[in-house]
RNA sequence: UGGGAAGAGGGCACGGUCGCGAGCGGACAACCGCUUGAGGAAAGUCCGGGCAGCGCAGGGCAGGAUGCCAGCUAACGGCUGGGCGGGGUAACCCGACGGAAUAGUGCAACAGAAAGCAGACCGCCUGAGCCCGUGCCGCCGCGUGCGGCGGCACAACCCAGGUAAGGGUGAAACGGUGGGGUAAGAGCCCACCAGUGCCCUUGGAGACAGGGGCAGCUAGGCAAACCCCAUCCGCUGCAAGUCCGUAAGUCCGAAUAGGGAGGUUUGGCCCGAACCGCAUGAACCUAAAGGCAGUGACGCACCGAGGUGGCUGGCGACAGCCAUCCCAGAGAGAUGACCGUGGAAACAGAACCCGGCUUACGCCUCUUCCCAACCU
Numbered sequence: 001u002g003g004g005a006a007g008a009g010g011g012c013a014c015g016g017u018c019g020c021g022a023g024c025g026g027a028c029a030a031c032c033g034c035u036u037g038a039g040g041a042a043a044g045u046c047c048g049g050g051c052a053g054c055g056c057a058g059g060g061c062a063g064g065a066u067g068c069c070a071g072c073u074a075a076c077g078g079c080u081g082g083g084c085g086g087g088g089u090a091a092c093c094c095g096a097c098g099g100a101a102u103a104g105u106g107c108a109a110c111a112g113a114a115a116g117c118a119g120a121c122c123g124c125c126u127g128a129g130c131c132c133g134u135g136c137c138g139c140c141g142c143g144u145g146c147g148g149c150g151g152c153a154c155a156a157c158c159c160a161g162g163u164a165a166g167g168g169u170g171a172a173a174c175g176g177u178g179g180g181g182u183a184a185g186a187g188c189c190c191a192c193c194a195g196u197g198c199c200c201u202u203g204g205a206g207a208c209a210g211g212g213g214c215a216g217c218u219a220g221g222c223a224a225a226c227c228c229c230a231u232c233c234g235c236u237g238c239a240a241g242u243c244c245g246u247a248a249g250u251c252c253g254a255a256u257a258g259g260g261a262g263g264u265u266u267g268g269c270c271c272g273a274a275c276c277g278c279a280u281g282a283a284c285c286u287a288a289a290g291g292c293a294g295u296g297a298c299g300c301a302c303c304g305a306g307g308u309g310g311c312u313g314g315c316g317a318c319a320g321c322c323a324u325c326c327c328a329g330a331g332a333g334a335u336g337a338c339c340g341u342g343g344a345a346a347c348a349g350a351a352c353c354c355g356g357c358u359u360a361c362g363c364c365u366c367u368u369c370c371c372a373a374c375c376u
Base pairs, nucleotide, nucleotide: 001372002371003370004369005368006367007366008365009364010363012342013341014340015339016338017337018336020037021036022035023034024033025032026031039347043358044357046356047355048354049353050352051237052236053235054234058271059270060269061268063233064232065231066230067229068082069081070080071079072078083097084095085094086093087092098228099227104226105225106222107221121167122166123163124162125161126160127159129157133154134153135152136151137150138149139148140147141146142145175193176192177191178190179189180188194218195217196215197214198213199212200211201210202209203208241298242297243296244294251291252290256287257286258285259284262276263275264274265273306325307324308323309322310321311320312319313318
């Protein structure tokens, strides 16, 4: 200098005019003043938790999620470190990564002879047939090199079989190389190599890795297909729920009439549990005269798994300690508009609260690392 890899930060600033929400002050209202007012994703609502309620959630079925090891965490399907596999020269990146080499089922376009108890198209080999072809041999005939007949061999053709070495097709054709073997072949046998299983051993906390031995064991893929195994999950969500008010928030309802042995509570079903009722007018159900009151307060935004800075421990996720700060919030609704200057101004708007993941994001800045070339 060029090309890459990993990460961090910013993502409008200043001035002017007008406007909105909340808080405080001017004693109240009007009005005025001051302070303060979105994000890294506030988003998707995909996971996990806090919080709240329910019959403390026991068992079974169904259902869902996860799936190498260790750690972090309130918890997780998240994160960190490691292992294994794959990609890249490298920095580094990607992986739902249990079970298909032993439970079963299922699925797969095209090409190809054959694709899941593999398979014979070409080729190779064996045997039978055929006797048109070629060659050889024998016999006969004559015009002496031709014809006829017979036999054998070869090739072709055809039939039956063997063969997975070779060709060709495919993403994939049932280990590789060499030798033996064979009619031709084949782990059929042998040596070496690769893989797998079992045993022993070394290292490691473990996933796993290294070494040795034995066994010809040589086996396709897909389980974010059913399924099997292991682990986890009670359900409902702030319209949760609590308080106040009300005769009444599970709306009430013993005017009355009919039904009735079961009904209610938990939220897919069953058992178990609790409560009410069991012959009646009064468990409950149906009809029904008639009647009722929420723009209420809290949850909810002063205290949190909180922010910032420092120290200590740890490779790290993170933890501990100290100091400091209080930082939007309502009703679903506020958090803005215009002008000027400045290269440009992306994606996008909180609604109970946190931790993650994922997705969107023009542009600008910085750090570390890798590769190549050149210069000193």
Bacterial RNase P class A from Meiothermus sp., 376 nucleotides, folded computationally. Of the family's consensus pairs, 97% are formed in the model. A source record names the gene rnpB. Its Rfam family is "Bacterial RNase P class A". The family's RNA type in Rfam is ribozyme. Rfam's curators write: Ribonuclease P (RNase P) is a ubiquitous endoribonuclease, found in archaea, bacteria and eukarya as well as chloroplasts and mitochondria.